[in-house]
RNA sequence: GGGGGCGUAGCCCAACGGCAGAGGCAAGGGACUUAAAAUCCCUAAAGUGAGGGUUCGAAUCCCUCCGCCCCUA
Numbered sequence: 001g002g003g004g005g006c007g008u009a010g011c012c013c014a015a016c017g018g019c020a021g022a023g024g025c026a027a028g029g030g031a032c033u034u035a036a037a038a039u040c041c042c043u044a045a046a047g048u049g050a051g052g053g054u055u056c057g058a059a060u061c062c063c064u065c066c067g068c069c070c071c072u073a
Stems, first nucleotide, its partner, number of pairs: 001072007010025003018056001027043005049065005
């Protein structure tokens, strides 16, 4: 240089173009306990790497960038 993949909460990871986003861990509160741990219940936190475009509607499709990984020369 060429080709391909990925980027979504603190971390991991879902989501046929259609309710503006599921779940786990972690965090906060509560129950339980003599007190903890474990377990159970509840709660908050992301508008999806950035900017454009298409569309009635975009995390999802298209374009240009940014970052990371793999293959290749």
Model confidence (mean pLDDT): 81 of 100. The RNA shown here (transfer RNA) has 73 nucleotides and comes from an uncultured Rubrobacteraceae bacterium. It matches the Rfam family "tRNA". Gene Ontology term of the family: triplet codon-amino acid adaptor activity. About the family: Transfer RNA (tRNA) molecules are approximately 80 nucleotides in length. It is annotated as a transfer RNA.